[in-house]
A computed fold for a 373-nucleotide RNA from Nocardioides sp., annotated as Bacterial RNase P class A. Its Rfam family is "Bacterial RNase P class A". The family's RNA type in Rfam is ribozyme. Lineage of the source: Bacteria > Bacillati > Actinomycetota > Nocardioidaceae > Nocardioides.
């Protein structure tokens, strides 16, 4: 200097004005009162105000609330191995397999001799295999004596189809052929042996000669998982009206067990159908598995111990406009310039994840090629 891999961060900067929300302070106004304050509204000042994904709501968890004798079925979930974490389906490191010359990717990666089922299209045939076509034997007819045609068998070497045709190669064998036999290779399956916490690898016997794929198809194993969810859940204030019917109180209606059903527990009310009111205010509500530096152990994800920071809390739902200056990009111009335009998206208890939008830029390690020294 070309081309690639991989990983991090940023995502418009300043300044005037004008306006929105919470909060403090100050002022004014109305009620209350225990007379110094509390509520509540205006006004002024002033501090803060979205995101890397706040997004989808696909995982996990914290928290609230309800459940919690006990058994069996049923649903879903995860899935190499070993670690990290409060937990995961999420991170790390390895292992197997697959792709690249490589840096490195990519993998819903237990089990297909427990069972059932699938396997388009082509194709003669898709799993206790199959004769289209060649190829051989045998009889038969024809014959130009090479041989053709018919029929009966044999045959998975060739051909051909298809993702996928029931080891590979060679040699004996055969009418022709076939693990039929046999040598080495590969596969399986058992046993031994050494490496590793492990998945697994590495060497070494012996077997019968060979065993298709799909489990994101039902199953099968082994482990996990009680239910709802901030409209959780509490607490204050105000309304209003009750009719009808059914079923029942020890001969038990209903309701809990929150998927079901057996069990168990409550247990005097209970369901429905009409018709009435209400639809406010406060807490939850933001300090947490939190951030950021540093030194330590550790491959590494993460931990540990020290320091330092701490400023969204809306509820018809707030974070916004407008100018100017510089940035970047695009038009057009010889230039000064000058016009346009700058993304995806927006908080609604909280946090760890994954996934998907995203104009534009910055950093960092690394790998293959060519050139030079």
């Nucleotide at each position: 200097c070309g081309g690639g891999c991989c990983g991090g961060c940023c995502g418009g900067g300043c300044g005037a004005c004008c306006g929105c929300g919470u909060g403090a302070c100050g002022u004014c106004u109305g009620c209350c009162c225990c007379c110094g304050g509390g509520c509540a509204g205006g006004c002024g000042u002033u501090c803060c105000g979205a995101g890397g994904a706040a997004a989808g709501u696909c995982c996990g968890g914290g928290c609230u609330c309800c459940a919690c004798a006990g058994a069996g079925c049923a649903c879903g979930g995860u899935g190499g191995u070993g670690g990290g974490u409060a937990a995961c389906a999420c991170c790390c490191a390895c292992c197997c397999g697959a792709g690249g010359c490589g840096a490195c990717u990519c993998g819903c990666g237990g089990g297909a001799c427990a069972g059932u089922g699938c396997c388009a299209c082509a194709g003669a045939a898709a799993a206790c295999a199959g004769a289209c076509c060649g190829c051989c034997u045998c009889g038969g007819u024809c014959c130009u004596c090479g041989g053709a045609c018919c029929g009966a068998g044999g045959u998975a070497a060739g051909g051909g189809u298809g993702a996928a045709a029931c080891g590979g190669u060679g040699g004996g064998g055969u009418a022709a052929g076939a693990g039929c036999c046999c040598a080495c290779c590969a596969g399986c399956g058992c046993c031994c042996c050494g490496g590793g916490u492990g998945a697994c690898c590495g060497g070494g016997g012996c077997g019968g000669c060979u065993c298709g794929g799909c489990a994101a198809a039902c199953c099968c194993c082994a482990c996990c998982a009680g239910g709802a969810g901030c409209a959780a859940g509490g607490c204050c204030a105000g309304a209003c009206a009750g009719c009808a019917c059914a079923c029942g109180u020890u001969c038990g209606a209903g309701g809990g067990u929150u998927g079901c059903u057996c069990g168990c527990c409550c247990g005097a009310g209970u369901g429905u159908g009409c018709g009435g009111g209400u639809a406010g205010g406060c807490c939850g509500c933001u300090g947490g598995a939190g951030a950021c530096c540093g030194c330590c152990g550790g491959c590494a994800a993460c931990g540990g111990c020290g320091g330092u920071c701490g400023u969204a809390g809306a509820u018809g739902g707030a974070u916004g406009g407008u100018c100017g200056c510089c940035c970047c990009u695009c038009u057009g111009g010889u230039g000064a310039c000058a016009g346009a335009g700058g993304a995806c998206a927006g908080a609604a208890c909280c946090c760890g994840g994954c996934u998907u939008a995203c104009a534009g830029g910055c950093c960092g390690g690394c790998c293959c090629g060519u050139c030079c020294c």
It is recorded under the gene name rnpB.